[in-house]
Context: one part of a larger RNA
RNA sequence: UUGGGUUUAAAGGGUGCGUAGGCGGCCUGUUAAGUCAGUGGUGAAAGUCGGCAGCUCAACUGUCGAAUUGCCUUUGAUACUGGCAGGCUUGAAUCAAGUUGAAGAGGGCGGAAUGUGACAUGUAGCGGUGAAAUGCUUAGAUAUGUCCCAGAACACCGAUUGCGAAGGCAGCUCUCUAAGCUUGUAUUGACGCUGAUGCACGAAAGCGUGGGGAUCAAACAGGAUUAGAUACCCUGGUAGUCCACGCCGUAAACGAUGAUCACUCGCUGUUGGCGAUACACAGUCAGCGGCCAAGCGAAAGCGAUAAGUGAUCCACCUGGGGAGUACGAUCGCAAGGUUGAAACUC
Numbered sequence: 001u002u003g004g005g006u007u008u009a010a011a012g013g014g015u016g017c018g019u020a021g022g023c024g025g026c027c028u029g030u031u032a033a034g035u036c037a038g039u040g041g042u043g044a045a046a047g048u049c050g051g052c053a054g055c056u057c058a059a060c061u062g063u064c065g066a067a068u069u070g071c072c073u074u075u076g077a078u079a080c081u082g083g084c085a086g087g088c089u090u091g092a093a094u095c096a097a098g099u100u101g102a103a104g105a106g107g108g109c110g111g112a113a114u115g116u117g118a119c120a121u122g123u124a125g126c127g128g129u130g131a132a133a134u135g136c137u138u139a140g141a142u143a144u145g146u147c148c149c150a151g152a153a154c155a156c157c158g159a160u161u162g163c164g165a166a167g168g169c170a171g172c173u174c175u176c177u178a179a180g181c182u183u184g185u186a187u188u189g190a191c192g193c194u195g196a197u198g199c200a201c202g203a204a205a206g207c208g209u210g211g212g213g214a215u216c217a218a219a220c221a222g223g224a225u226u227a228g229a230u231a232c233c234c235u236g237g238u239a240g241u242c243c244a245c246g247c248c249g250u251a252a253a254c255g256a257u258g259a260u261c262a263c264u265c266g267c268u269g270u271u272g273g274c275g276a277u278a279c280a281c282a283g284u285c286a287g288c289g290g291c292c293a294a295g296c297g298a299a300a301g302c303g304a305u306a307a308g309u310g311a312u313c314c315a316c317c318u319g320g321g322g323a324g325u326a327c328g329a330u331c332g333c334a335a336g337g338u339u340g341a342a343a344c345u346c
Stems, first nucleotide, its partner, number of pairs: 003318004007300002012314001014201004021194003025088007033081002035077004040072003048066007091191001092188003095184006103177007110154001114150002117147005125136002162169002206247006216240001220236004258313006266291009295302002319346003328339004
């Protein structure tokens, strides 16, 4: 490199937008670049292959032919691909009317709990554990009641639910923003799919500056346990956890399953629409689940939300270790990220 692969054996990029590129719906006309057929030229000789001939044979040599799969010229063909022109509506988008949701951003408000503080009642314990102790407490704790304050998170509803491209999103309410779905056949008329480089978003932890600091809690301290105990358990406790702005750019970023389109036996639940008359049901469109036929699969299993059957495009894999290391480059304040070997060894 080809081939074969990528749920779990090595392998799907964390996610989206999108440039180049690749691929691309139906009909008609035209062109003839690709494509196909013929003609002419060229494709040195030697070599190769085939025939014949010459050395007694052979190697070797001579001679004729083929081949030289290519390139150029020219004459045609027009199904397909491409170019140009015209048309179409089913792909795609727009519009109108509805509708859905923890989708996003900013503000306001609320109650429970926790903790601090103040006052009151009240007296000797509280707390914690397997058992204890450290700790708190007669300077009046714990408990109970009233009041004030602070920060963070939103019980029940709540789910095999919903929304979002992914990360993720949950008290109530207001403003702004985005999206999906359904119905209509109203508008445009292929405007599409994918997408190297690139750009944007991207949990937690971490970093910078300034706030905030109730809870919990790396580090740390003490008490236990233990042979030891730099742990598990307990009492404390600082970064952090929260907010604003700016970095970082990684996760078992998982459905360990890239995106888009088409096709393929059934049963059942559920969410949002549409649905003749009144509730409903049948049905139907778009999701979210369960069980299975065929088929696939090494099996587990998947099975219209495919890991089935096909098509297009991208990404990635090629024995284990060395190693996601070294070196170089690049990004970052740093931590570190991205790219990414070899020797050697089994």